[in-house]
RNA sequence: GCUUAAAUAGCUCAGUUGGUAGAGUAGUGGAUUGAAAAUCCAUAGGUCAGUGGUUCGAAUCCGCUUUUAAGCA
Numbered sequence: 001g002c003u004u005a006a007a008u009a010g011c012u013c014a015g016u017u018g019g020u021a022g023a024g025u026a027g028u029g030g031a032u033u034g035a036a037a038a039u040c041c042a043u044a045g046g047u048c049a050g051u052g053g054u055u056c057g058a059a060u061c062c063g064c065u066u067u068u069a070a071g072c073a
Base pairs, nucleotide, nucleotide: 001072002071003070004069005068006067007066010025011024012023013022019056027043028042029041030040031039049065050064051063052062053061
């Protein structure tokens, strides 16, 4: 330099042919306990990497940019 893949909650990841952004774990509050752990209930937390475009509507489709990984030279 070229090709491909990835970027979504603190962390690990879903999101199925475009139509209200979710789970596990971690955090906080409560129940339980003599006190903890475990368990149960509730709850907060998101500019879906950035930017532009298509569309009534974009995490999702298209272009460009950034970062990461793999392969080729």
The prediction has a mean pLDDT of 83.
The RNA shown here (transfer RNA) has 73 nucleotides and comes from a Rickettsiales bacterium.
The RNAcentral record of the sequence draws on ENA.
It matches the Rfam family "tRNA".